[in-house]
C1' cells in the first nucleotide's frame, strides 16, 4: 500500500435486568336494597308443626389497605448478552500478499 474478517454505527427478534400497571394472596368490608344460620319476638294451626324474619354470627360483592415470591401486560439513552440483517464515510483491531 492492497485485500479480507471483526468491533465502533443502525434495525429486527430472543434472553436477562430495572421501573410501573394488573392478577394471585392476606386483612377489612353490606342497619335495609347479597347469601347461609337465624336466639328473642310475630303470624297460621285444635294440636303436631309450619311460614316469614329483626338482632347476632359466618361467608362474600363493590371498595380500601398491605405484599416477599409467582403469573401477565407496558416502557427505555437497560446489558464489557445472543442471533439475523443493513451500512462500510471515518476510527480501532486481526489475518494474508507486496514494497520500503
Nucleotide at each position: 500500500u492492497g485485500u479480507u474478517g471483526g468491533g465502533u454505527c443502525u434495525u429486527g427478534c430472543g434472553c436477562g435486568g430495572c421501573a410501573g400497571g394488573a392478577g394471585c394472596c392476606u386483612a377489612u368490608g353490606a342497619a335495609c336494597c347479597a347469601g347461609g344460620u337465624c336466639a328473642g319476638g310475630g303470624c297460621c294451626g285444635g294440636a303436631a308443626g309450619g311460614c316469614a324474619g329483626c338482632a347476632g354470627c359466618c361467608u362474600u360483592a363493590a371498595g380500601u389497605a398491605g405484599u416477599c415470591a409467582c403469573u401477565u401486560c407496558u416502557g427505555g439513552g437497560u446489558g464489557c448478552c445472543g442471533u439475523a440483517g443493513g451500512g462500510u464515510a471515518g476510527c480501532c483491531u486481526g489475518g494474508c500478499a507486496g514494497g520500503a
The RNA shown here (Bacterial small signal recognition particle RNA) has 100 nucleotides and comes from an Anaerolineales bacterium. Its Rfam family is "Bacterial small signal recognition particle RNA". About the family: The signal recognition particle (SRP) is a universally conserved ribonucleoprotein involved in the co-translational targeting of proteins to membranes. Gene Ontology terms of the family: signal recognition particle, plasma membrane targeting and SRP-dependent cotranslational protein targeting to membrane, signal sequence recognition. It is annotated as a non-coding RNA gene. Its mean pLDDT, the model's own confidence on a scale to 100, is 80.